[in-house]
RNA sequence: GGUCAGACAGCCGCGGACGGAGGCCGAAAGGCCCCGGAUGAGGAAAGUCCGGGCUCCACAGGGCAGGGAUAACGGGUAACGCCCGCCGAGGGUGACCUCAGGACAAGUGCAACAGAGAGAUACCGCCUUUCUCAGAAAGGUAAGGGUGAAAAGGUGCGGUAAGAGCGCACCCGGCCCAUGGUAACAUGGGUUUUACGCUGUAAACUCUAUCCCGGAGCAACGCCGUGGAGGGACAGGAGGCCGGCCCGGCCGUCCCGAGGAGGCGGCUUGACCCAUCGGGUAACCGCUGGGCUAGAUAGAUGGCUGUCAAGACAGAACCCGGCUUACAGACC
Numbered sequence: 001g002g003u004c005a006g007a008c009a010g011c012c013g014c015g016g017a018c019g020g021a022g023g024c025c026g027a028a029a030g031g032c033c034c035c036g037g038a039u040g041a042g043g044a045a046a047g048u049c050c051g052g053g054c055u056c057c058a059c060a061g062g063g064c065a066g067g068g069a070u071a072a073c074g075g076g077u078a079a080c081g082c083c084c085g086c087c088g089a090g091g092g093u094g095a096c097c098u099c100a101g102g103a104c105a106a107g108u109g110c111a112a113c114a115g116a117g118a119g120a121u122a123c124c125g126c127c128u129u130u131c132u133c134a135g136a137a138a139g140g141u142a143a144g145g146g147u148g149a150a151a152a153g154g155u156g157c158g159g160u161a162a163g164a165g166c167g168c169a170c171c172c173g174g175c176c177c178a179u180g181g182u183a184a185c186a187u188g189g190g191u192u193u194u195a196c197g198c199u200g201u202a203a204a205c206u207c208u209a210u211c212c213c214g215g216a217g218c219a220a221c222g223c224c225g226u227g228g229a230g231g232g233a234c235a236g237g238a239g240g241c242c243g244g245c246c247c248g249g250c251c252g253u254c255c256c257g258a259g260g261a262g263g264c265g266g267c268u269u270g271a272c273c274c275a276u277c278g279g280g281u282a283a284c285c286g287c288u289g290g291g292c293u294a295g296a297u298a299g300a301u302g303g304c305u306g307u308c309a310a311g312a313c314a315g316a317a318c319c320c321g322g323c324u325u326a327c328a329g330a331c332c
Base pairs, nucleotide, nucleotide: 001332002331003330004329006308007307008306009305010304011303012302014040015039018036019035020034022033023032024031025030042313046324047323049322050321051320052319053318054217055216056215057214066213067212068211069210070209071208073085074084075083076082087101088099089098090097091096102207103206107205108204109201110200111199123145124144125141126140127139128138129137130136131135153171154170155169156168157167158166172197173192174191175190176189177188178187179186180185221265222264223263224262230256231255232254233253234252239251240250241249242248272291273290274289275288277286278285279284
């Protein structure tokens, strides 16, 4: 660093696609009982940190503004902040490991204290001149010392009153060219010294480049039937009764019907899994062949026995691709 996540056998028990023939419950949709039954929790099912599929509502399109994400270079992927390769920096004896890896010369900030001074400067020191000659004053200096996390490139030689890239040589850094590489970049050559050699910090604000941005989420959403809040229509009532008629009274009829409760769907065939072969350094992609591996809804896997080398972390709830976290033991 990786694989497994107890194995095998037996007995009893728990869900269950699908099939069977009947019975029961309900107002209905539908459900329950009986028999058989494929098949039945994870590498993380956890966190809900990313990216999607799918469903519904809204939206003509484009631009600007605004918000958010990422950040060397190239590739993979449906996509990603993920994965693979490779470059650079740092670490390691080494195999390898780590990186929030663009820009400080667009701008604005911050760097306490100490220290002369944190983009500037002279405390000690060094040199020269003068004096009242122990010492003091004036001028020069930034190589040496001190302070600090950090003090305006490094080492050496020359030069100077003493010094300084002041000059030179070799390096470091920047810039330009050539060669190699898809590229980041590497190698070589040239050039450069107070302005083409002005600290550090952007997991400081910011700038640059690329990408994303309407909202909500399976408790999305859809369907069913019975009742029903409420509404409408009715020939002055469809029809009937009181009493033969008028008036009047009583009983009504039909249609629509939100939410809630109930039942059903969504619900598992997938950017799926396995194998050979081919392409690719790899991630991964392609052809061919094979497989179907939970769909619960107060929510299923449990108990006992025997053999062996061990159970930790821990239980699906629309479905995938990642990341992060937890983890006994066995094996490689």

The RNA shown here (Bacterial RNase P class A) has 332 nucleotides and comes from uncultured Faecousia sp. It matches the Rfam family "Bacterial RNase P class A". Rfam describes the family as follows. Ribonuclease P (RNase P) is a ubiquitous endoribonuclease, found in archaea, bacteria and eukarya as well as chloroplasts and mitochondria. Model confidence (mean pLDDT): 76 of 100. The RNAcentral record of the sequence draws on MGnify.